A computed fold for a 102-nucleotide RNA from Sporolactobacillus vineae DSM 21990 = SL153, annotated as Purine riboswitch aptamer.
The model forms 100% of the base pairs in the Rfam consensus.
RNA sequence: CAGAUGAGAAUCAAAUGCCCUCAUAUAUUUUUGGGAAUAUGGCCCAACUGUUUCUACCCGGUUACCGAAAAUGACCGGACUAUGAAGGGGAAAAUAACAACG
Numbered sequence: 001c002a003g004a005u006g007a008g009a010a011u012c013a014a015a016u017g018c019c020c021u022c023a024u025a026u027a028u029u030u031u032u033g034g035g036a037a038u039a040u041g042g043c044c045c046a047a048c049u050g051u052u053u054c055u056a057c058c059c060g061g062u063u064a065c066c067g068a069a070a071a072u073g074a075c076c077g078g079a080c081u082a083u084g085a086a087g088g089g090g091a092a093a094a095u096a097a098c099a100a101c102g
Stems, first nucleotide, its partner, number of pairs: 001090001003012003018088002021085005026056001031047005041066002050057001058078007
């Protein structure tokens, strides 16, 4: 150890740009449309919503529920992304010490 110039738009420069943890956001959420499965099943596609926010909006397990219909619920575990922060790692330069050689 990401700056410089500029009112700004912008231009120029930039060796390293990685890992981990934490904080904030969001509750990996809400509301719908179309389609699909059916107790060995419970999904797919699309839109919306939520964040001073880009992106994402799912996966696995347990259990309940639905007696064959169109609809899922609860609980547990998991992140990704944006921004900020601590630490680690790494890079460059300088100085000092030591060693080797001359």

The organism belongs to Sporolactobacillus vineae, within Bacteria. Its Rfam family is "Purine riboswitch aptamer". Rfam describes the family as follows. Riboswitches are metabolite binding domains within certain messenger RNAs that serve as precision sensors for their corresponding targets. Allosteric rearrangement of mRNA structure is mediated by ligand binding, and this results in modulation of gene expression. A class of riboswitches that selectively recognises guanine and becomes saturated at concentrations as low as 5 nM. In Bacillus subtilis, this mRNA motif is located on at least five separate transcriptional units that together encode 17 genes that are mostly involved in purine transport and purine nucleotide biosynthesis. It has also been shown that some members of this family are specific for adenine instead. Hence this family are termed purine riboswitches. It was read from a public genome assembly, where an Rfam model found it.